This is a predicted structure of a 115-nucleotide RNA (FMN riboswitch aptamer (RFN element)) from uncultured Eubacterium sp. Of the family's consensus pairs, 100% are formed in the model. NCBI's taxonomy places the organism under Bacteria, Bacillati, Bacillota, Eubacteriaceae, Eubacterium.
RNA sequence: UAUUUUCGGGGCGAGGUGUAAUUCCUCACCGGCAGUCAGAGUCUGCGACCCGCAUAAUGCGGCUGAUUGGGUGAAAUUCCCAUACCGACGGUUAAAGUCCGGAUGAGAGAAAAUG
Numbered sequence: 001u002a003u004u005u006u007c008g009g010g011g012c013g014a015g016g017u018g019u020a021a022u023u024c025c026u027c028a029c030c031g032g033c034a035g036u037c038a039g040a041g042u043c044u045g046c047g048a049c050c051c052g053c054a055u056a057a058u059g060c061g062g063c064u065g066a067u068u069g070g071g072u073g074a075a076a077u078u079c080c081c082a083u084a085c086c087g088a089c090g091g092u093u094a095a096a097g098u099c100c101g102g103a104u105g106a107g108a109g110a111a112a113a114u115g
Base pairs, nucleotide, nucleotide: 001115002114003113004112005111006110007109013027014026015025016024028098029097030087031086032046033045034044035043041085042084050062051061052060053059068082069081070080071079089101090100091099
C1' cells in the first nucleotide's frame, strides 16, 4: 500500500404538578473517533444528523452545540478541587441529550488475516 473479515454511542432513578409528562419543575444520569509536551462532551480536526447538487452507484458542496476560576507540574481550556454550560431530525394524551422511529442502517476510526 491492496484485498478481506471482525469490532465500532452512553444515559430518567426519586419526588412534585396535572385528565395526560421517563417530554414541564426540583434533584439525578450520559459523553463517538483521531490529534495534543500530559489523560479532553466544551481546544484542533473528523464522523453522525440536517440542507443543496449530481449519479446506476461511489460522490461534491454547505451547515455543524457548549467553561471558567484555582492548584500541581518542565509541560495540562486534557490531571485534581470548585463552578458553569452543551446535546440532530420525525413521533408522542404535554414541550425529550436519556422513551419510540428511520437504524439488523450509516460511519470517523480501531484490530486482525492474507498478498